[in-house]
Context: one part of a larger RNA
RNA sequence: UCCGGCGAGUUAUUGUAUGCAGCGAGGUUAAGCAUUUAAGGUGCGGAGCCGAAGGGAAACCGAGGGUGAACAGCCCGUGAGUUGCAUGUAAUAGACCCGAAACCGGGUGACCUAUCCAUGUGCAGGUUGAAGUUGAGGUAAAACUCAAUGGAGGACCGAACCGACCCCCGUUGAAAAGUUGGCGGAUGACGUGUGGAUAGCGGAGAAAUUCCAAUCGAACCCGGAUAUAGCUGGUUCUCCCCGAAAUAGCUUUAGGGCUAGCCUCGUAUAUGUUUACCGGAGGUAAAGCACUGACUAGGCGAGGGGUCGAGAGACUACCAACCUUUAUCAAACUAAGAAUGCCGGAUAAACGAGAUCAGGAGUCAGACUACGUGAGAUAAGUCUCGUGGUCAAAAGGGAAACAGCCCAGAUCUACAGCUAAGGUCCCAAAUGUAUACUAAGUGGAGAAGGAUGUGACAAUGCUAAGACAACCAGGAUGUUGGCUUAGAAGCAGCCACUCAUUAAAAGAGUGCGUAAUAGCUCACUAGUCGAGUGAUGCUGCGCCGAAGAUUUAACGGGGCUAAGUAUACAACCGAAGCUUAGGCAGUGUUAACACUGGGUAGGGGAGCGUUCCAUACGGGGCGAAGCAUCAGCGUAAGGAGAUGUGGACUGUAUGGAAGUGAGAAUGCCGGA
Numbered sequence: 001u002c003c004g005g006c007g008a009g010u011u012a013u014u015g016u017a018u019g020c021a022g023c024g025a026g027g028u029u030a031a032g033c034a035u036u037u038a039a040g041g042u043g044c045g046g047a048g049c050c051g052a053a054g055g056g057a058a059a060c061c062g063a064g065g066g067u068g069a070a071c072a073g074c075c076c077g078u079g080a081g082u083u084g085c086a087u088g089u090a091a092u093a094g095a096c097c098c099g100a101a102a103c104c105g106g107g108u109g110a111c112c113u114a115u116c117c118a119u120g121u122g123c124a125g126g127u128u129g130a131a132g133u134u135g136a137g138g139u140a141a142a143a144c145u146c147a148a149u150g151g152a153g154g155a156c157c158g159a160a161c162c163g164a165c166c167c168c169c170g171u172u173g174a175a176a177a178g179u180u181g182g183c184g185g186a187u188g189a190c191g192u193g194u195g196g197a198u199a200g201c202g203g204a205g206a207a208a209u210u211c212c213a214a215u216c217g218a219a220c221c222c223g224g225a226u227a228u229a230g231c232u233g234g235u236u237c238u239c240c241c242c243g244a245a246a247u248a249g250c251u252u253u254a255g256g257g258c259u260a261g262c263c264u265c266g267u268a269u270a271u272g273u274u275u276a277c278c279g280g281a282g283g284u285a286a287a288g289c290a291c292u293g294a295c296u297a298g299g300c301g302a303g304g305g306g307u308c309g310a311g312a313g314a315c316u317a318c319c320a321a322c323c324u325u326u327a328u329c330a331a332a333c334u335a336a337g338a339a340u341g342c343c344g345g346a347u348a349a350a351c352g353a354g355a356u357c358a359g360g361a362g363u364c365a366g367a368c369u370a371c372g373u374g375a376g377a378u379a380a381g382u383c384u385c386g387u388g389g390u391c392a393a394a395a396g397g398g399a400a401a402c403a404g405c406c407c408a409g410a411u412c413u414a415c416a417g418c419u420a421a422g423g424u425c426c427c428a429a430a431u432g433u434a435u436a437c438u439a440a441g442u443g444g445a446g447a448a449g450g451a452u453g454u455g456a457c458a459a460u461g462c463u464a465a466g467a468c469a470a471c472c473a474g475g476a477u478g479u480u481g482g483c484u485u486a487g488a489a490g491c492a493g494c495c496a497c498u499c500a501u502u503a504a505a506a507g508a509g510u511g512c513g514u515a516a517u518a519g520c521u522c523a524c525u526a527g528u529c530g531a532g533u534g535a536u537g538c539u540g541c542g543c544c545g546a547a548g549a550u551u552u553a554a555c556g557g558g559g560c561u562a563a564g565u566a567u568a569c570a571a572c573c574g575a576a577g578c579u580u581a582g583g584c585a586g587u588g589u590u591a592a593c594a595c596u597g598g599g600u601a602g603g604g605g606a607g608c609g610u611u612c613c614a615u616a617c618g619g620g621g622c623g624a625a626g627c628a629u630c631a632g633c634g635u636a637a638g639g640a641g642a643u644g645u646g647g648a649c650u651g652u653a654u655g656g657a658a659g660u661g662a663g664a665a666u667g668c669c670g671g672a
Base pairs, nucleotide, nucleotide: 001672002671003670004669005668006667011093012092013091014090015089016088017087018086019085020084021083022082023081026050027049028048032044033043034042035041036040054061055060064076065075066074067073096234097233099231103224104223105222106221107220108219114198115197116196117195118194119193120192121191122190123188125157126156127155128153132149133148134147135146136145137144161185162184163183165182166181169178200216202212203211204210209218237607238606239605240604241603242602247260248259249258250257251256261363262362263360264359266357269354272351273350274349275348276347277345278344279343280342287334288333292330293329294328297325298324299323303319304318305316306315307314308313366391367390368389369388370387371386372385374383375382396407397406398405411583412582413581414580416579417578418577422573423572424571425558426557427556431570432569433568434567435566436565437564443560449544450543453541454540455539457537458536460534461533462532470528471527473525474524476501477500478499481495482494483493507522511520512519584597585596586595587594588593608661610658611657612656613655614654615653616652617651618650619649626645627644628643629642630641633638
């Protein structure tokens, strides 16, 4: 991992609802007793229970009662029950099954290990050489010095023994802690044998939450015990009808619950929904500035500041309310004010839903998308609300692939047809035409910003009295304008309505340049040439801006100059949509017929199958069950038949009772 078997809503009591049955203003027995085929019956048993009257705190009244002054109002009443069986559900019990870590009680453990007690035992060899002692020297006597002797030490080196610092190996090991090689202690707080002591709310501990039998922040065994588990996992046959929620309120509540909302079954009825019309309330969007505030620039200017003055007062290039003109802003501003939405109403049309009571639920983690707000950074596949959609619980077609986007809602069959979104060169079903644009592979990512890209439109300046561009020539004089300055001469700077002359034209000078001059150039003008040229606005499509990490990788690929873009027209393809033909089921009318049939949680309905029991009828050694094989039956669970095997039981019908259906539980047992 697979196969086989086992494996989870049960039983009792009580309530409640529904169905069926009995009796019915009544219904019903319990314990027990008697009897009996000894196993369930039958009879007796009315004790009790429920109901037939309620209301009130009660007195009490009574189809009424209470409240109340009330003859009012309001509140509670005035309706057939009861017993049994079945089913749903609730409560109490282990209560669908498996699963803790733990808690408590009673015992068993110190043959492991910790400490202690008693009694034994062990420590090769080598080294060092304390005190003391003796002798000699020394002294008044000592101290002291030297030489011997001596043999101390949690002394030294190092085996046994005890330990465990480092690396390798080992890691389903040779071993549930070891091996090889080095390493520490090795006469001591040493090691070790035997016997004994201390026990779990405890003991022991040179102290580490360390040890107490491979178990230790509280040992192990049995019991309470099926502890409890708002948590995880699992929960076994079929078909049919309907079909949610992820919200509100409360919650030591937030991944749980209760009530409501939304689903379903029954009940009984006729209201309900949408549109049109009419009547209402409202203060949002937009807008506005009359209010509340914010806020721009003027005018007028109360008041304040400043200067002068002895004061009166005067002046003021200062600040400035109110008022007024002008320009604005607001979720907590609104004089005025929509569209939608909301409430009510008669009528019409369409639809076929809606309310009551009652049994059963599930749901309380929602997701994305479009629009309207808020939080955030007008960030997030972010958080929080509202309205709609889809997913959830929805398959099919499209978007290459892609729960939440677009189209569209799958009862079944069909090698029939038409369409939707989206497409029609090839992959790959289906295409052409017309007129333009694009040259960027733009199409097939990307902003501010930039640019003689190119197309369309508009308005405008100059132009055969010759424009624009190019070439040739001129571009002067008063004057070096005045001032300033070391200098300032068109060209550092300042001033000046910046003048005037000669001219075809030429600035008291456009730029470069010089220390200042000089020099080059421009404006302006003539000539040559001979037809368009300059600037602007608004647009279509393109260009640059454009650097990344697996890959060419930003058309799905090939490839495309259309097979790109825009407009127009006509075709076609394309889905489980619609239609056509046939079948099944549900609901409504029930007669043709009409409508309906995606579905998780969940509600409801109808069935199949297994074991046993009762009754009836069968089958079976001329071969039961079981097993194996074989297309043909049934809408499904399932059911026949034939052949073989097998060798003794077994079926059908109608009822009844359940240890009644296996793929999952890191399920349990066995096998491969």
This is a predicted structure of a 672-nucleotide part of an RNA (large-subunit ribosomal RNA, domain II) from a Eubacteriales bacterium.
The full RNA is in RNAcentral, with records from ENA.
The organism belongs to Eubacteriales, within Bacteria.
Model confidence (mean pLDDT): 85 of 100.